[in-house]
This record gives sequence, structure tokens and C1' cells, in this order.
RNA sequence: CCAGCGGGCCGGGUGGCCGCUCCUCGCUCCGGCGAGGGGAGGAAAGUCCGAACUCCGAAGGGCAGGGUGCCGGCUAACGGCCGGGCGCUGCGAAGCGACGGAAAGUGCCACAGAGACAUACCGCCCGGCGCAAGCCGGGUAAGGGUGAAAUGGUGCGGUAAGAGCGCACCGGCGUCGUGGAGACAUGGCGGCCGGGCAAACCCCACCCGGAGCAAGGCUACGUAGGGGACCGUCUCGCUUCGGCGAGUAAGGGCGGCCCGUCCGAGAGUCCCGGGUCAGCCGCGCGAGCUGGCGCGCAAGCGUCAGCCCAGAUAGAUGGCCACCGCGCGCAAGCGUACAGAAUUCGGCUUACAGGCCCGCUGGCAAU
RNA sequence: GCGGCUGUAGCUCAGAGGAUAGAGCAUCUGUCUUCGGAACAGAGGGUCGGGGGUUCGAAUCCCUCCAGCCGCGCCA
Repeated sequence: CCAGCGGGCCGGGUGGCCGCUCCUCGCUCCGGCGAGGGGAGGAAAGUCCGAACUCCGAAGGGCAGGGUGCCGGCUAACGGCCGGGCGCUGCGAAGCGACGGAAAGUGCCACAGAGACAUACCGCCCGGCGCAAGCCGGGUAAGGGUGAAAUGGUGCGGUAAGAGCGCACCGGCGUCGUGGAGACAUGGCGGCCGGGCAAACCCCACCCGGAGCAAGGCUACGUAGGGGACCGUCUCGCUUCGGCGAGUAAGGGCGGCCCGUCCGAGAGUCCCGGGUCAGCCGCGCGAGCUGGCGCGCAAGCGUCAGCCCAGAUAGAUGGCCACCGCGCGCAAGCGUACAGAAUUCGGCUUACAGGCCCGCUGGCAAU
Repeated sequence: GCGGCUGUAGCUCAGAGGAUAGAGCAUCUGUCUUCGGAACAGAGGGUCGGGGGUUCGAAUCCCUCCAGCCGCGCCA
């Protein structure tokens, strides 16, 4: 210098004018006005996971259902992150991996092929028959053929021909050691050699109660305080005869079922219709941000110091002008990525003009 | 905010591991007719919403993204 790999960060700047919203203070004729301060993002997005918070009575047991799936760690938790192992790809830096079980059982494996999980089409070999072509019986699975896949692979021996039948090496499985915290690696021994698919059912291990800020609480406003269907309207005690209490029924809490438990003789369930969708809280000091130090390979943890950083409600965070930066264009000029809070966090995924920085790999050239 | 459904030819839909992905309507061509319609015969037309994965093999199974549609609040 060229080509590439991995990671981190920024993503317009300055000034002026006119606005929007929230907080604090002051003034007020209660309508507002003035001053000071705050005001989008790395993804605020998709809503794909995990939580906080709130309610469902306490959050119980079993079944069903769903999720995760190499090992260790981090974390409030996770399907996330970090480190490691193994496999595949790449010359390499590195990248990717739903990566438990197919020897528990069931199922599927189209077409082709003899045969797809039990079998022999061609061939090879032996025996019998036959003049011969060949036929019959048996052995075999090395060769051919089919297929995505055909009963471990290569070689030597062996044999009538063959075959882990025997042997060597390689692969798998089992077992025993060694190293490691473990996944796993490695060595010895044993011919043990049992097709694939579990993103097919399933088995194993672990996790999961449900709903969501339209959660939920308080205060108002309003009516046709309506109509229909269904279920139940039972027992006991007390009674001042109005009711009250207890039990169970239907039903409900229980947004799948059962058990269990609680409520419960009806402010029960469902359908149609009607009314209102207004104010306050929840609501921003938090698993918070920045920096230093210590521990750790890292994710991260601990500690000290400093900081306060949007809370609107159909939704504020904007518009214009000047100069500069960047891109396109000969120029005048035009454009300036993706996008935008809606209870809040931790992740993942997706979108993104342009630019900066760090580490590393391969090649070429020179020293 | 939560839940559910759908996406296959121009339109309406089948298809649920083993097609060259089908059907009806529509379109085009031909026959018939003076012409047109109807009828008959034939033809064309598909990124199976996009991308990736599992599998020998994917419209179908899994993941992810995109688009569209529907339903859920409170009071009595």
C1' cells in the first nucleotide's frame, strides 16, 4: 500500500428571531404575566423473551399445556451475556451451530430398487440333472445395479466362493485408568459393529399460577337504574315476625380441567339495549448516570466521590433566517440517514446517509 | 397495552412432508356466426408475503421480518 476480520464510538455545529410543554419562585384585575431551569433514541421501533409493579382470597397439590436443552460462570430474572469444550466453514484473523436421548416404545423414509430394517435382482461358489443353452437345491453378501441413505472403512491373510472369520491401522460403542471443577481430551483392553429423522409423536432433566397501567386506587357525572333467557329459591337455630346467623345447592373466586379451599340462598350467569368515557393518584431517586480505585481472562461485582436527567394525555420536545461542515451538481441550487417517548427496567431482533478510533489476519514492496 | 386470525394465478379458494402446485371465474387464441353473445376445443399466467434454517426432499415443520383484518375498558 492492497484485500479482509473483530470491537468501540459519533451521528450535524454556532448565532439570532418566533413558538410548545413541565417544574420552582415572584406578581396578579385569577384570565394570565415575568424570571430561572429541564425537555427523545441508539434504536424511543417490532412486542420476540425476561422481570419490577398492581390486582385476581392465601399463590396449595395433580393432570394437561407451554418453554429451555454441551459445560462452567454472571444476573433480580432470561430463550440474554461472558469464558471454555466439541463439530462445520475459511490459507488466516475469525464466523456459524435448537449441540440431551434413535440400544424405551410408536410412526415415517416418496420415486427407483430384490430389499429402507428384514432381504438377494444380476453376479460369484458348491452339488445334482442336461449333449448344450440352461434348470433345480444350497452357500455368500466381496463385486454390479437402484437410491439421499444398502448393514463400519482401507489393506493383508483366509476360503469352494465369501464374510470381523482372523490380523494391522482408522472410525464408532462399551469398559478401566490418567488429566480437568466440568463439557471433554488422552492411553490401555474388548470384534461389541445395533441405518436416518425427535424444528414426527415421545422419553429424560430443569423452569413456568393467571391477567395486565384499558393493571389498580380515590372522587365526580349520567340513565330507560330497562328488557329477555337460564340456574337455584333447601335445611337448621334465634326472633321484637321486619329479619339475623350457620350450613349446603346453582353459581363464582379459578381467564384449561380435577382435588382442595373460600364466598355463596342470589347486588348469580349469559344475551340485547342504555349511560359515561371527566379529574386526581399510580408517574419517575431508579436492578439510575458519570468518574476514580480494588477484585476478576471476561461478562460483572465491590467501594468512594460527584450528579438529578422528559412526564405530556391525543399527546409538548418545533419553525424560519445567516454562516460553517458533509453529499450531489459545470453552475444556480437541492439534499442532510433510520426514526421518534406513552408505567418502568434488562435483553434480543430489525432499520440506519455519512464519519472517527482501536486491535488483528493474509498478500506485495522496501528497510 | 393484550389476545386471535389471514397472506397460494388478475379475483375467490383447495392443497396439512414426496406434483411440472391445482379448481372455478376472468384473460387470450381457434371453431361456429353477417357481427356479437352463448357453446365447444385449446393455451398462457405463480419469488406459495420476504429472508434464513431442519430434512434426501418444505406451500406444508421451526425461527425471524413485513402487510392486512378482527375482538377486548368503565357504570348500572
This is a predicted complex of two RNAs, RNase P RNA and transfer RNA, with 443 nucleotides together. It holds a member of the Rfam family "Bacterial RNase P class A". From the family's description: Ribonuclease P (RNase P) is a ubiquitous endoribonuclease, found in archaea, bacteria and eukarya as well as chloroplasts and mitochondria. It is annotated as a ribozyme.